Overview: Predicted 3D model of a 1430-nucleotide RNA (small-subunit ribosomal RNA) from Sphingobacterium sp. MYb210. The coordinates come from a structure-prediction model, not an experiment, and the mean pLDDT is 82. RNAcentral holds the sequence, with entries from ENA and SILVA. The source organism's lineage runs through Bacteria, Pseudomonadati, Sphingobacteriales, Sphingobacteriaceae and Sphingobacterium. Its Rfam family is "Bacterial small subunit ribosomal RNA".

RNA sequence: UCAGGAUGAACGCUAGCGGCAGGCUUAAUACAUGCAAGUCGGACGGGAUUCAGGGAGUAGCUUGCUACGAACUGAUGAGAGUGGCGCACGGGUGCGUAACGCGUGAGCAACCUACCCAUAUCAGGGGGAUAGCCUCUCGAAAGAGAGAUUAACACCGCAUAACAUCAUUUACCGGCAUCGGUUUUUGAUCAAAUAUUUAUAGGAUAUGGAUGGGCUCGCGUGACAUUAGCUAGUUGGAGAGGUAACGGCUCACCAAGGCUACGAUGUCUAGGGGCUCUGAGAGGAGAAUCCCCCACACUGGUACUGAGACACGGACCAGACUCCUACGGGAGGCAGCAGUAAGGAAUAUUGGUCAAUGGAGGCAACUCUGAACCAGCCAUGCCGCGUGCAGGAUGACUGCCCUAUGGGUUGUAAACUGCUUUUGUCAGGGAAUAAACCUUUCUACGUGUAGGAAGCUGAAUGUACCUGAAGAAUAAGGAUCGGCUAACUCCGUGCCAGCAGCCGCGGUAAUACGGAGGAUCCAAGCGUUAUCCGGAUUUAUUGGGUUUAAAGGGUGCGUAGGCGGUCCUAUAAGUCAGUGGUGAAAGACGGCAGCUUAACUGUCGCAGUGCCUUUGAUACUGUAGGACUUGAAUCUAUUUGAAGUGGGCGGAAUAAGACAAGUAGCGGUGAAAUGCAUAGAUAUGUCUUAGAACUCCGAUUGCGAAGGCAGCUCACUAAGUUAGUAUUGACGCUGAUGCACGAAAGCGUGGGGAUCAAACAGGAUUAGAUACCCUGGUAGUCCACGCCCUAAACGAUGAUAACUCGAUGUUUGCGAUACACAGUAAGCGUCCAAGCGAAAGCGUUAAGUUAUCCACCUGGGGAGUACGGUCGCAAGAUUGAAACUCACAGGAAUUGACGGGGGCCCGCACAAGCGGAGGAGCAUGUGGUUUAAUUCGAUGAUACGCGAGGAACCUUACCCGGGCUUGAAAGUUAGUGAAUGAUCCACAGACGGAUCAGUCCUUCGGGACACGAAACUAGGUGCUGCAUGGCUGUCGUCAGCUCGUGCCGUGAGGUGUUGGGUUAAGUCCCGCAACGAGCGCAACCCCUAUGUUUAGUUGCCAACCCAUUAAGGUGGGGACUCUAAACAGACUGCCCGCGUAUGCUGUGAGGAAGGUGGGGACGACGUCAAGUCAUCAUGGCCCUUACGUCCGGGGCUACACACGUGCUACAAUGGACGGUACAGCGGGCAAGCUACAUAGCAAUAUGAUGCUAAUCGUCUAAAGCCGGUUCACAGUUCGGAUUGAAGUCUGCAACUCUACCUCAUGAAGUUGGAAUCCCUCAUAAUGAGGUAUAAGCAAUGACGCGGUGAAUACGUUCCCGGGCCUUGUACACACCGCCCGUCAAGCCAUGAAAGUUGGGGGUACCUAAAGCAUGUAACCGCAAGGAGCG
Repeated sequence: UCAGGAUGAACGCUAGCGGCAGGCUUAAUACAUGCAAGUCGGACGGGAUUCAGGGAGUAGCUUGCUACGAACUGAUGAGAGUGGCGCACGGGUGCGUAACGCGUGAGCAACCUACCCAUAUCAGGGGGAUAGCCUCUCGAAAGAGAGAUUAACACCGCAUAACAUCAUUUACCGGCAUCGGUUUUUGAUCAAAUAUUUAUAGGAUAUGGAUGGGCUCGCGUGACAUUAGCUAGUUGGAGAGGUAACGGCUCACCAAGGCUACGAUGUCUAGGGGCUCUGAGAGGAGAAUCCCCCACACUGGUACUGAGACACGGACCAGACUCCUACGGGAGGCAGCAGUAAGGAAUAUUGGUCAAUGGAGGCAACUCUGAACCAGCCAUGCCGCGUGCAGGAUGACUGCCCUAUGGGUUGUAAACUGCUUUUGUCAGGGAAUAAACCUUUCUACGUGUAGGAAGCUGAAUGUACCUGAAGAAUAAGGAUCGGCUAACUCCGUGCCAGCAGCCGCGGUAAUACGGAGGAUCCAAGCGUUAUCCGGAUUUAUUGGGUUUAAAGGGUGCGUAGGCGGUCCUAUAAGUCAGUGGUGAAAGACGGCAGCUUAACUGUCGCAGUGCCUUUGAUACUGUAGGACUUGAAUCUAUUUGAAGUGGGCGGAAUAAGACAAGUAGCGGUGAAAUGCAUAGAUAUGUCUUAGAACUCCGAUUGCGAAGGCAGCUCACUAAGUUAGUAUUGACGCUGAUGCACGAAAGCGUGGGGAUCAAACAGGAUUAGAUACCCUGGUAGUCCACGCCCUAAACGAUGAUAACUCGAUGUUUGCGAUACACAGUAAGCGUCCAAGCGAAAGCGUUAAGUUAUCCACCUGGGGAGUACGGUCGCAAGAUUGAAACUCACAGGAAUUGACGGGGGCCCGCACAAGCGGAGGAGCAUGUGGUUUAAUUCGAUGAUACGCGAGGAACCUUACCCGGGCUUGAAAGUUAGUGAAUGAUCCACAGACGGAUCAGUCCUUCGGGACACGAAACUAGGUGCUGCAUGGCUGUCGUCAGCUCGUGCCGUGAGGUGUUGGGUUAAGUCCCGCAACGAGCGCAACCCCUAUGUUUAGUUGCCAACCCAUUAAGGUGGGGACUCUAAACAGACUGCCCGCGUAUGCUGUGAGGAAGGUGGGGACGACGUCAAGUCAUCAUGGCCCUUACGUCCGGGGCUACACACGUGCUACAAUGGACGGUACAGCGGGCAAGCUACAUAGCAAUAUGAUGCUAAUCGUCUAAAGCCGGUUCACAGUUCGGAUUGAAGUCUGCAACUCUACCUCAUGAAGUUGGAAUCCCUCAUAAUGAGGUAUAAGCAAUGACGCGGUGAAUACGUUCCCGGGCCUUGUACACACCGCCCGUCAAGCCAUGAAAGUUGGGGGUACCUAAAGCAUGUAACCGCAAGGAGCG
């Protein structure tokens, strides 16, 4: 970090249906419009309006018809009003509230309760108003006012009245302190309403019930102590007032209390619960929908009415806002239902009905009801259904992939055949929810009640549901596929574009980006985001830790608190068991039931860990009492110590001063200098003074709580230990806050000041040196008093108590008289068992096993910082965050690597020597530069005379130009022709054109060779050596690298392989939790050094013989040399000495050779992404009339320069001249090696011979030696570059650009700076010769061969490289590592800042609305009362 579950969600893509739920989490922001609380005429006055009857009367005229129609009668009763009840319910929201607000359990002997129920009693007789109506007035309106008149169940007296209230009195009972109940005597006070069909309804009083409320209490219920003190009505008293009621609720008086570390007060946050989500649980988080309680209704305040309000759709006042206005004044409050604006990621219709349920009013009908029931919108959630089923293989086509003539996958998937019809569409039928009230009627008891029957009433709704028809028809997407995590390939891209929850992916072969194919998981949804729980035992009650990872307070004393020895008795608070009550419903769980199932719903049951009550038990804890001695303390007697405080004393050293004596330096350092000194230092001696510290003893010693304590001695003080049947009798342990002590440095005041010595000065060192070193030197160091209060104050380990194997040392006691020691107690150490621990380690002095108490920790950084508080004279200390940032920081151990760490050892590594190179000229390679091109590669050691063992053309890959396109070469398939040779033309050539000659072999099938259309194949020295094979370099011929089994360790790993010896060697021996084995070492192989045997040509020639000027030339011989095969030989085998052994040593013996005889081949596991795609091979990519291929010419050979490797020299150990001697390895006809002769000064040429090689030739070896000779130190008789001339050879060709010869020319150079290379005996050095490559040659290179032939090694301190062991490590692409500080500009976060500005709160004071209480002479009223005023 993720996988799980959840959500009132939102966003992206997608979408067939139904059921059941849910739906402003933000702005308690503002609201247009409509609706959301009325009802009663059976309380009252009244009656607009309408209808019916009635007809006085009037009009018309046709004189009995039509029209109108007053009085009167009956019905209807709108609008407003008085009055009653309701409006305090229902509905909304969560501002406020940290509270008796909520939850739970109690109490009220301190209370109220309309409507409802029960019981009892009662209702007599009066009065005056007022709204309305009518007539006016004012005002824009809202509204207000005046006059006249009127009713009531409106209002007010009087009467009656107690079981009411108050006062008084008697007796009894009960309780909980005040008290309560029942009974009794007397007195005082208070009531009513009527309506109507006469039965009810309503009214009054009292008591009781029910319901609802009020008040009080126990317990529970956030954060912050960087909020520690708060409080004057505050706490209490007795009194009064007030209230339904208790109460400082209010008031006067008195007292001084009350709350608080078990967190008062303050600040911030928050409605509480049932429940919901998660979790194994304990818990954690939340407070949507539903239910209960609370609070609120624009903001603040206030009361009125009422049973009930300080009242969402009432009133008054103040304020803000909005609206109307005639400017004078008025109106309003959606946090009711819809709806609008705004905010926001985001949340619905200005719908239907009172049919049901419920509510208000009413006798009732009924009216009202945005409560409620329904419908609409939204995949927002949960649940259910469907999108078809069966058969069907040429395993079809397409797509995708591969090792690609083919296979795999998509995939029974499709097509095709048969079947079904849920859902959708169409058609038809069609509910339940409804029974009451009421009306009619019947029955029982008589006029009412109860019961029965019939009738009336449906918003949702023509809905659910049922039936039928046609038809696979109407219906699948989203995310993911590197690991965690189920699911893989191709293409594109190339640290770009992008992905990403964490790790991380992407730089040309991406299962991680984008697309495709395929797959996986879910599915009408799928993903993402946000939030919560889980995983996280990662705050640990269950269930963690503190030596080193974060974490023990610096130490003690001690308050509160927590915990506490043995026995007995009592009690029963905790504890345990039972009983009763409560723990609302819904939810959860279980059973059953209803919707076709489920979700959903109903019903019954269980549970509800809690609280209260009551009965019992008494082990443990508590409480009370009594007893005990082992914890603790005291006493007596010893003893111990650098324990503390204050005095006194001592010697050495240091410094200074004085004197003496003495002379040139002293001092100091790695080396010096500054400094001191001839004005006499240092060193020496004597004396004097000062301050500080106490040599030896002295020690894992002792003492102390810690810090700490050291000369001797005295006084005072404290502590520990040991012994003692002494005394007390649990008096104990720990210890927040507190108090005390607390190294060094530092601060204040006053002393003191020898030494040492921050700061400072000077001298050195150094690139610098504000350091290390040196010379000086002030605070300080010392004392007294007062502060500071911190340290790696460490055992990095809190205190106390108990238990748990041993060994050993030491201090002090006792045993005890002792030097002996085997006991015991208290300390101080070391090593170990068990056990513990991540390990290192701890281990009776625990980090083991337990108990009690305290302190502290919760990733790294920011930071022990900031702000605030406290302390301090200051320095500073203490307490102590956050923003932001990282994905690690850290511990212990392991293996390596590294170290200017240690030990041991080796190597031409150094040293000791020899010779070079670096300087010159030239050759060659490289870099650089140049160029059309200077082809490419190799680049520290491990590139640079390297690939290349040989670039004039070719090579050749490069450049310029000219050509070809199945191609220059190779393979297959037709066909044609022998092949081939010669000549001519054109051309720079390739390419091309023409002519002539030629007529192969054959088993007759054909074959060889050449040409050739078409096709399949080609080709690439183009890229990637960081995709590879193979090969190679290097560490390094260094001695190492590993494995099996066992053992040890949680593990990484270790052991073996380390140790003691020894060796060239991990070579061998010994030891050992190891025993064995493998790759390396060594040996086996080759050459060489000696011998024997065999063999005797082309090699050899001693004896014999022949011959020659001479020569094994010849006959012969195998003796010798030699050749080339086999064998022998060397093994520390023998001897002396040392040693356990291995082995070492020796001028040892023997031997040709002696300790690996000398050399070669041979290169462990691995390292350097070492080198090579240009030897070759090869994946991928790229080119295909060209990046292929052919040809001509050029280039690879350039040239201010730099480097590497070499050659030749600079000369006399030499040059020149002359004479003279001795090798070995090799190679030779392919265009070879060539004797010999001749010509030429020579390179060479011309003739000619031998040899297909132990036969012939190459082939004269040179240095050396002789000296008969010359040169005498010079730019030379040294040196040979360069240049000129004339030539030779090879070759198609010698200009760019070969080699050689001759003559002439005769440059630099006189031994080479810093620095550097090789070499240890046949080696260095030196002088020749051979071969490969090749036509020739750049060769002075490379490779091997033989000749002559030294010097030196004391030794391992140092340089370089390497091996083994060990140690440290913050390194592990491993010291070429890691890593610290500063910094431009910009950005993010936080602190401070002179000030400036906004908001909130507290306290004090001023003014003060409405309202309430109260007082009151004038006014109103019969009165009650009111107005006004205080």